This is a predicted structure of a 66-nucleotide RNA (nadA riboswitch) from Edaphobacter albus.
It matches the Rfam family "nadA riboswitch". The family's RNA type in Rfam is small RNA. A reference for the family is Chen et al. (2020), "Structural distinctions between NAD+ riboswitch domains 1 and 2 determine differential folding and ligand binding", Nucleic Acids Res.
The coordinates come from a structure-prediction model, not an experiment, and the mean pLDDT is 86.
The organism belongs to Edaphobacter, within Bacteria.
RNA sequence: GGUUGCAACAUCCCCGUGGAUUGGGCAAAGGCUCAAGUGAGCCGGAGCAGCGAAUCCACUGCAACU
Repeated sequence: GGUUGCAACAUCCCCGUGGAUUGGGCAAAGGCUCAAGUGAGCCGGAGCAGCGAAUCCACUGCAACU
C1' cells in the first nucleotide's frame, strides 16, 4: 500500500463521523364529505426528528491477514 473484521471513546444498554438512496413515523397550507353542533372522517405532504430500518460512498480510530 491492499483486503477484511470491528466501534474503545458515549449521562443504563445500543449508537464512530458526514453524505446519498429506499422504506417508515409525526405533520402545515390546501381540498372533499358528513354535520350545522365550528366538530369528525378522508385525501394531501411545506416541513420536523437519537427513525434503536436496510443498503451504498467517503472519512476517523482499533485489530487481523497479505